This is a predicted structure of a 72-nucleotide RNA (transfer RNA) from a Thermoplasmata archaeon. Rfam family: tRNA. The family's RNA type in Rfam is transfer RNA. NCBI's taxonomy places the organism under Archaea, Methanobacteriati, Thermoplasmatota, Thermoplasmata. Its mean pLDDT, the model's own confidence on a scale to 100, is 81.
RNA sequence: GCGGGUGUAGUCUAGUGGCUAUGACUUUAGCCUUCCAAGCUAAUAGCUCGGGUUCAAAUCCCGACACCCGCA
Numbered sequence: 001g002c003g004g005g006u007g008u009a010g011u012c013u014a015g016u017g018g019c020u021a022u023g024a025c026u027u028u029a030g031c032c033u034u035c036c037a038a039g040c041u042a043a044u045a046g047c048u049c050g051g052g053u054u055c056a057a058a059u060c061c062c063g064a065c066a067c068c069c070g071c072a
Base pairs, nucleotide, nucleotide: 001071002070003069004068005067006066007065010025011024012023018055027043028042029041030040031039048064049063050062051061052060
């Protein structure tokens, strides 16, 4: 330099045009317990960025950025 893939919460993850965006761990609060751990309940936190298509985009298209793989 060329080609391909991936980008969703602090971490991992589901989502294949219309949902209030899924679940687990973490964190915080409460319950329980003599205390701790475990358990139960609740809460917090999210679509990499810019543009386009569409009545409607995390999802489709174009570009940028980051990471991974291959070729030279």